[in-house]
Context: one part of a larger RNA
RNA sequence: GGAUGAACGCUGGCGGCGUGCCUUAUGCAUGCAAGUCGAACGGUACCGAUGUAUCAAGCUUGCUUGGAACUUCGGGAGAGUGGCGAAUGGGUGAGUAACGCGUAUGUAACCUGCCCCUAAGUGAGGAAUAACUCCGGGAAACCGGUGCUAAUACCGCAUGUGAUCCUGCACUUGAUGGUGUAGGAUUAAAGCCUUCGGGCGCUUGGGGAAGGGCGUGCGUUCGAUUAGCUUGUUGGUGGGGUAAUUGCCUACCAAGGCUGUGAUCGAUAGCUGGUUUGAGAGGACGGUCAGCCACACUGGGACUGAGACACGGCCCAGACUCCUACGGGAGGCAGCAGCAAGGAAUUUUGCGCAAUGGGCGAAAGCCUGACGCAGCGACGCCGCGUGGGGGAUUAAGGCCUUCGGGUCGUAAACCCCUUUUUUUCAGGGACGAAUAAAAUGACGGUACCUGUAGAAUAAGUCUCGGCUAAAUACGUGCCAGCAGCCGCGGUAAUACGUAUGAGGCGAGCGUUAUCC
Numbered sequence: 001g002g003a004u005g006a007a008c009g010c011u012g013g014c015g016g017c018g019u020g021c022c023u024u025a026u027g028c029a030u031g032c033a034a035g036u037c038g039a040a041c042g043g044u045a046c047c048g049a050u051g052u053a054u055c056a057a058g059c060u061u062g063c064u065u066g067g068a069a070c071u072u073c074g075g076g077a078g079a080g081u082g083g084c085g086a087a088u089g090g091g092u093g094a095g096u097a098a099c100g101c102g103u104a105u106g107u108a109a110c111c112u113g114c115c116c117c118u119a120a121g122u123g124a125g126g127a128a129u130a131a132c133u134c135c136g137g138g139a140a141a142c143c144g145g146u147g148c149u150a151a152u153a154c155c156g157c158a159u160g161u162g163a164u165c166c167u168g169c170a171c172u173u174g175a176u177g178g179u180g181u182a183g184g185a186u187u188a189a190a191g192c193c194u195u196c197g198g199g200c201g202c203u204u205g206g207g208g209a210a211g212g213g214c215g216u217g218c219g220u221u222c223g224a225u226u227a228g229c230u231u232g233u234u235g236g237u238g239g240g241g242u243a244a245u246u247g248c249c250u251a252c253c254a255a256g257g258c259u260g261u262g263a264u265c266g267a268u269a270g271c272u273g274g275u276u277u278g279a280g281a282g283g284a285c286g287g288u289c290a291g292c293c294a295c296a297c298u299g300g301g302a303c304u305g306a307g308a309c310a311c312g313g314c315c316c317a318g319a320c321u322c323c324u325a326c327g328g329g330a331g332g333c334a335g336c337a338g339c340a341a342g343g344a345a346u347u348u349u350g351c352g353c354a355a356u357g358g359g360c361g362a363a364a365g366c367c368u369g370a371c372g373c374a375g376c377g378a379c380g381c382c383g384c385g386u387g388g389g390g391g392a393u394u395a396a397g398g399c400c401u402u403c404g405g406g407u408c409g410u411a412a413a414c415c416c417c418u419u420u421u422u423u424u425c426a427g428g429g430a431c432g433a434a435u436a437a438a439a440u441g442a443c444g445g446u447a448c449c450u451g452u453a454g455a456a457u458a459a460g461u462c463u464c465g466g467c468u469a470a471a472u473a474c475g476u477g478c479c480a481g482c483a484g485c486c487g488c489g490g491u492a493a494u495a496c497g498u499a500u501g502a503g504g505c506g507a508g509c510g511u512u513a514u515c516c
Base pairs, nucleotide, nucleotide: 001516002515003514004513006512007511008510009509010508013384014383015382016381017380018379019377020376021342026340027339028338030337031336032335035084036083037082040081041080046075047074048073049072051070052069054067055066056065057064058063059062091295092294093293100220101219102218103217104216105215106214107213110212111211112210115208116207117206118205119204120203121202122201123157125155126154132147134145135144136143137142162187163186164185165184166183167182168181169180170179171178172177191200192199193198221267222266223265228258229257230256233255234254235253236252237251238250239249240248270292271291272290273289274285275284276283277282297318298317299316300315301314320331321330322329323328348374350373351372352371356370357368358367359366360365387417388416389415390414397408398407399406400405423453425451426450427449428448432443460505461504462503463502464501465486466485467484471500472499473498474497475496481488482487
């Protein structure tokens, strides 16, 4: 000198774009952050319409009005069965020195819901169960029993293009693989809507896209005041397990495997694209944004599922907090706000789904603290402003003085001008909104434009001994104090304090911390 997720002191006009718990992975009140589908299903409070027989009233004696019951149709809240989603998105960096990450590569050892292309199929049945009813237990959370019912829920049967397995044959590959073919065995399905044309689904395969699992080469902090480490350890065979390879697990057999090119142990740490500094080489760092990983009160476990060993799922144990009728229960902000504590220190319990993106749905649409915006903070970067011209009796006043004068200083006053910018008020007023057309904007009556008023609303901070740009007076008297280093201060201090003047930077300036 540059840099920062900064903090502190003094000061502070505006705008744009960014950015904001680095500390206790400490504990959390409250609200919200994952739902959706009635075009899978039974059912239904309620509303409207229709029809049937009936009851009551009025009487015009066959009509009107009203009530309850049932039928059909339309709309339709909450709950339930079922499907898809909830494994994404969002947060944090505790752990991890590791195939975790980066890069390159392999998979003849693998998986893949939704989406796209393609081949074939979608036949005929059954038994339940929630909701609901009734009964019961419990303070509650919730639980038990009886009876009834539906499905794209569940279970058999049929068919088998195919797929899988077994037995052959042929071709092909560097290879354990692939392709074709013959025989045998096993193995599927679900309906809904319709304008009746069809559409959406479902089942079994093949291919694609995109995503993931696993393996390998190389790279990846410090310590030898850590030198030996290892028994599922290293390898083999059989078995099990997985989507799949493997001591992944197990039985038996062998005795191996790693290490001075640093094993083991200890310390520290998420990794990268990058950021910062530097001419570069290199050094330091990894906040925001993006990719990967890990974690979700602590530890362990599996279930469901295409996918989890699952932040807002389940079970067990533990710590903590809360409720309780003392028998028993409930909870997990490292989601967005917010609170407490800690700390030098870090924001609103805001608005909206209008845009982008996501989930569900045929759609309308619903949900979305992702996201888009607004609020707070000079925390950072960038831009703008705080007026312009004239004006000497060089006013008054301050300070210094050799008492002549010098200086603040054209600075002010005063005169003229401008209102483009900031500001005030008024009027107009967006882009962002996609398309055949219409409708749809949180931001926002914001940005911006026009007019109006008036120099108006707007300057500080640090330094002045040398390094280092800028000096005098007074006070103080090794005191009070200053200080980055050298060092100043003990009676003439350009170094302390104040004043005047000067210098630097400027809505900032200075200090502290850290890195180069």
Molecule: small-subunit ribosomal RNA, 5' domain
Organism: metagenome